[in-house]
RNA sequence: GAAGUUCGCCAGGCAGUCGCUGCAUGCCUUCGGGUAUGUGGAGGAAAGUCCGGGCCCCGCAGAGCAGGAUGCCGGCUAACGGCCGGGCGUCGUGAGGCGACGGAAAGUGCAACAGAAAGCAAACCGCCGAUGGCCUUCGCAAGAGGGAUCAGGUAAGGGUGAAACGGUGCUCCGUGACGCGCAAGCGUGAUGGGGGUCGGGGUGCAAACCUCGGCGGGUAAGAGCCCACCGCAGGACUGGUAACAGGACUGGCACGGCAAACCCCAUCCGGGGCAAGGCCAAAUAGGGGAGUAAUGGCGUGGCUCGCGUCGCUCCCGGGUAGGCUGCUAGAGCUUCACGGUAACGUGUCGCCCAGAGGAAUGACUGCCCGAUGAUCCGGUUUGCGCCGGGUCGUUCGACAGAACCCGGCUUAUCGGCGAACUUCCCAA
Numbered sequence: 001g002a003a004g005u006u007c008g009c010c011a012g013g014c015a016g017u018c019g020c021u022g023c024a025u026g027c028c029u030u031c032g033g034g035u036a037u038g039u040g041g042a043g044g045a046a047a048g049u050c051c052g053g054g055c056c057c058c059g060c061a062g063a064g065c066a067g068g069a070u071g072c073c074g075g076c077u078a079a080c081g082g083c084c085g086g087g088c089g090u091c092g093u094g095a096g097g098c099g100a101c102g103g104a105a106a107g108u109g110c111a112a113c114a115g116a117a118a119g120c121a122a123a124c125c126g127c128c129g130a131u132g133g134c135c136u137u138c139g140c141a142a143g144a145g146g147g148a149u150c151a152g153g154u155a156a157g158g159g160u161g162a163a164a165c166g167g168u169g170c171u172c173c174g175u176g177a178c179g180c181g182c183a184a185g186c187g188u189g190a191u192g193g194g195g196g197u198c199g200g201g202g203u204g205c206a207a208a209c210c211u212c213g214g215c216g217g218g219u220a221a222g223a224g225c226c227c228a229c230c231g232c233a234g235g236a237c238u239g240g241u242a243a244c245a246g247g248a249c250u251g252g253c254a255c256g257g258c259a260a261a262c263c264c265c266a267u268c269c270g271g272g273g274c275a276a277g278g279c280c281a282a283a284u285a286g287g288g289g290a291g292u293a294a295u296g297g298c299g300u301g302g303c304u305c306g307c308g309u310c311g312c313u314c315c316c317g318g319g320u321a322g323g324c325u326g327c328u329a330g331a332g333c334u335u336c337a338c339g340g341u342a343a344c345g346u347g348u349c350g351c352c353c354a355g356a357g358g359a360a361u362g363a364c365u366g367c368c369c370g371a372u373g374a375u376c377c378g379g380u381u382u383g384c385g386c387c388g389g390g391u392c393g394u395u396c397g398a399c400a401g402a403a404c405c406c407g408g409c410u411u412a413u414c415g416g417c418g419a420a421c422u423u424c425c426c427a428a
Base pairs, nucleotide, nucleotide: 001424002423003422004421005420006419007418008417009416010415012368013367014366015365016364017363018362020041021040022039023038024037025036026035027034028033043399047410048409050408051407052406053405054404055273056272057271058270062305063304064303065302067269068268069267070266071265072086073085074084075083076082087101088099089098090097091096102264103263107262108261109258110257124158125157126154127153128152131151132150133149134147135146136145137144138143166230167229168228169227170195171194172193173192177188178187179186180185196215197214198213199212200211201210202209203208216226217225232251233250234249237246238245239244277325278324279323280322287316288315289314290313291312292311296310297309298308299307332351333350336347337346338345339344369397370396371394372393373392374391375390376389377388378387379386380385
């Protein structure tokens, strides 16, 4: 200097004029209200109505089933699906972000196409063919060698696929020597050469090149058949409140994925809502009709049992829909101290910060601030650019408006300020 991550705060300011409204006080009043002064008057999301509550109502709110929600551990809270811290997983170089994070050996189910085959599956190409069958060479014979394949064996290699029933432990050529054999020949195969791969070193701007060392056993071939390392599973030990983590040990060398699929497990859930509810006043038609009824109806989601009650359901018609209240002093805000990693808790000083009722909190003017365009000056830089100041102009100032209240989450958003942390470049 540039680019990022996380957290906190603000959300235009001042003045004047006019206008609206709550409260207090004074005066007036036709008791409806009027007037004067003072004082207060939209948000960080007031939005969405997604969670959780306070409060109110319901003679069941009791028991169960169905249904729904949450889902790692610990803590905070009135509570929560929220917040804080931690663990694990995943993304990022990192600061950090995200997580629908219990269980796949209880059961059922799903995975198109491709592929031989997709969960106790499977052989298309391929490899072997020791053993039985075919041809040929050697041999008196027994038998030995070679070749191509059938039966048979196999899943190391190739192909398909997101994934193939754990992963890695190379390959080709050829000889001295040794061993077997009467022989034809066969076996092992050092040193050596080529390719591949891993590690170390050197040259080079890079591409690349040079050099040194490593790259099991067994089988007819092959395979966890044996071994080494990794991985998986397991009990014990250590650390941690716990989720979980970890060196050594043992085992089978083998039992994929999806539960934001059904399902299983653990915990929780009565319903309805300020258009809840309460009070006052007024008016009317104690109207008309149909059905059902104790083996029934009703009782704030469904079903069953229980309990309570005696009526219940539907249609037509009539009256009222006015006023007051609920309605703002709260799980309230805030200074400081202590405890705590933190969320938060305890104590203390201080404060009262809308309460409308078809819906108030507004309009105009001036200045300032902010944004933006042009231009001038100064500083800085290799340069682009950036920073500061002045002048002129322009358009504006985002998202957006309480309705009983509170704690959260999510979504929208012009700009400004502050703190901590991360990465890159340059210079010293």

Annotation
A computed fold for a 428-nucleotide RNA from Azoarcus sp., annotated as Bacterial RNase P class A. The source organism's lineage runs through Bacteria, Betaproteobacteria, Rhodocyclales, Zoogloeaceae and Azoarcus. Model confidence (mean pLDDT): 75 of 100. Of the family's consensus pairs, 94% are formed in the model.